Background
c-di-GMP-I-GGC riboswitch aptamer from an uncultured Desulfobacteraceae bacterium, 75 nucleotides, folded computationally. Of the family's consensus pairs, 90% are formed in the model. The prediction has a mean pLDDT of 82.
């Protein structure tokens, strides 16, 4: 190199609440912990939502696809 994810040792954080910030889908902090081996980044296809609707806008913890990573197996 390339597979894999039992254990450690670090790591993120769903419900929900509390504070702010949007019309709204959610989005920031704090608090929680259901899960996560990319639950890291990316709206490139699909998809789900918001916006009366359109313009436009969320969501990558829904799939796929692209970048790019710790720690340990095997090797």
């Nucleotide at each position: 190199a390339a597979u894999c994810g039992a254990a450690a040792a670090g790591g993120c954080a769903a419900a929900c609440c509390c504070g702010g910030g949007g019309c709204a889908a959610c989005c920031c902090g704090g608090g929680g912990g259901c899960g996560c081996a990319a639950a890291g980044c990316u709206a490139u296809g699909g998809g789900u939502c918001c916006u009366c609707a359109g313009c436009g806008g969320a969501c990558c913890g829904c799939c796929a696809g692209g970048c790019u990573g710790c720690c340990g197996a095997u090797g």